RNA sequence: UCUCGACAAGGGCAAACCUCGGGUAACCGGGGGACGCAAAGCCACGGGCCCCUCAGGGGUGGCUGGGCUAUCGAA
Numbered sequence: 001u002c003u004c005g006a007c008a009a010g011g012g013c014a015a016a017c018c019u020c021g022g023g024u025a026a027c028c029g030g031g032g033g034a035c036g037c038a039a040a041g042c043c044a045c046g047g048g049c050c051c052c053u054c055a056g057g058g059g060u061g062g063c064u065g066g067g068c069u070a071u072c073g074a075a
Base pairs, nucleotide, nucleotide: 004073005072012037013036017032018031019030020029021028022027035062041068042067043066045065046064047063048060049059050058051057052056
């Protein structure tokens, strides 16, 4: 360094739900809240699913494949 992922260390993120706001909607953002997560950090390139529409556009990275980056260092 790469692979890998511990009853290790420092920690990190935050589902459902509630509330406020945005959006036609899917859904997204702030606050609360934790189901979980070793990439549950980032990216819509492929597949899936969802919304608007029927030309097409949008969403989902915590559905999946893949790409990039990253803490620690037991087996």
A computed fold for a 75-nucleotide RNA from Marinobacterium sp., annotated as c-di-GMP-I riboswitch aptamer. Lineage of the source: Bacteria > Pseudomonadati > Gammaproteobacteria > Oceanospirillaceae > Marinobacterium. The sequence was found by an Rfam model in a public genome assembly.